[in-house]
RNA sequence: GCUUUAGGGGCGGGGUGAAAUUCCUCACCGGCGGUUAAAGUCCGCGAAGUCGAAAGACCCGACGGGGUGAAAUUCCCCGACCGACGGUAUAGUCCGGAUGAUAUAAAGC
Numbered sequence: 001g002c003u004u005u006a007g008g009g010g011c012g013g014g015g016u017g018a019a020a021u022u023c024c025u026c027a028c029c030g031g032c033g034g035u036u037a038a039a040g041u042c043c044g045c046g047a048a049g050u051c052g053a054a055a056g057a058c059c060c061g062a063c064g065g066g067g068u069g070a071a072a073u074u075c076c077c078c079g080a081c082c083g084a085c086g087g088u089a090u091a092g093u094c095c096g097g098a099u100g101a102u103a104u105a106a107a108g109c
Stems, first nucleotide, its partner, number of pairs: 001109006012026004028092001029083002031045004040081002049058003063079005085096003
C1' cells in the first nucleotide's frame, strides 16, 4: 500500500392525561485512539448538523470533593452533570435515514 472481516449501549416500575417508552418520579446506557494506572465529563478522533462538485472547511455536550498510590480529573467512596437530525403529546433509551457511513481494530497478501 491492497484485500477481507469486525466495528454503539440503554425506558423497567409508579403518576398525570383522551393521547406520553417523549411530561413528572424512581431507574437505565456510555463508540475509537491516547494519557506513568482502567476515562461518557482530560487531550484528540468519529458519528450528527451547516456549506461545498469534490477535496475539505465550519460546527461539535458534560465534574467536583475525599481516599489509596511513585504515578489516577481514568481506580475506590460520595455527590453531580451531558447526550445530533426528522417523526410522534415535548424522546440519550421508540420509529426513521441506516442491511448506511465512520474513527479504529484484527487477519491475510
Annotation: Predicted 3D model of a 109-nucleotide RNA (FMN riboswitch aptamer (RFN element)) from a mouse gut metagenome. The sequence is in RNAcentral, with records from MGnify. The coordinates come from a structure-prediction model, not an experiment, and the mean pLDDT is 88. The model forms 97% of the base pairs in the Rfam consensus. Its Rfam family is "FMN riboswitch aptamer (RFN element)". From the family's description: The RFN element is a highly conserved domain that is found frequently in the 5'-untranslated regions of prokaryotic mRNAs that encode for flavin mononucleotide (FMN) biosynthesis and transport proteins. Its family is annotated with FMN binding in the Gene Ontology.